Molecule: c-di-GMP-I riboswitch aptamer
Organism: Nitrospirota bacterium
């Protein structure tokens, strides 16, 4: 420099849940919280998984379509620190 991750150092994020706000909603955002996290940083290409008030299609069912989810998985893109 790769690989790897230790009850090391110094900081990082923050799950459930409770307030407030925002969304039809799935969910988000802020505070508290702290479960966990060596990429639990970015970033919806592939999958899965959830959602749809409004639009198309169908008698419906449901599918399209639009959207959540990076703390489901895989694939990019960066990044601390260094014991064995």
């Nucleotide at each position: 420099g790769c690989u790897c991750g230790a009850u090391a150092a110094a900081g990082c994020c923050a799950a459930a849940c409770g307030c407030a706000c925002c969304g039809u909603g799935a969910g988000g955002u802020g505070c508290g919280g702290g479960c966990g996290g060596a990429a639990a940083g970015c970033a919806a290409c592939g999958g899965g998984u959830c959602u749809u008030a409004u639009u198309c299609a169908g008698c419906a069912a449901u599918g399209a379509g639009a959207g959540a989810u990076a703390g489901c998985c895989g694939a990019g893109c960066u990044g601390c620190c260094g014991a064995a």